[in-house]
RNA sequence: GGCAGGGUAGCUCAGUUGGCAGAGCGAGGGAGUCAUAACCCCUAGGUCGUGGGUUCGAUCCCCACCCCUGUCA
Numbered sequence: 001g002g003c004a005g006g007g008u009a010g011c012u013c014a015g016u017u018g019g020c021a022g023a024g025c026g027a028g029g030g031a032g033u034c035a036u037a038a039c040c041c042c043u044a045g046g047u048c049g050u051g052g053g054u055u056c057g058a059u060c061c062c063c064a065c066c067c068c069u070g071u072c073a
Base pairs, nucleotide, nucleotide: 001072002071003070004069005068006067007066010025011024012023013022019056027043028042029041030040049065050064051063052062053061
């Protein structure tokens, strides 16, 4: 340098043939217990890698770029 896959919450990852962004774990609070743990309830946490384009509307479609992984040379 070519090709393929990926980038979404602190971490691991879903997601929608374009229409309110989610789960588990983790964090905080509550409940519970003699007390702790487990289980249960609630809450917070996101410029969906960056910039542009299309569209009434983009995490999703198109273009360029950045980063990671694999592969070929």
Molecule: transfer RNA
Organism: bacterium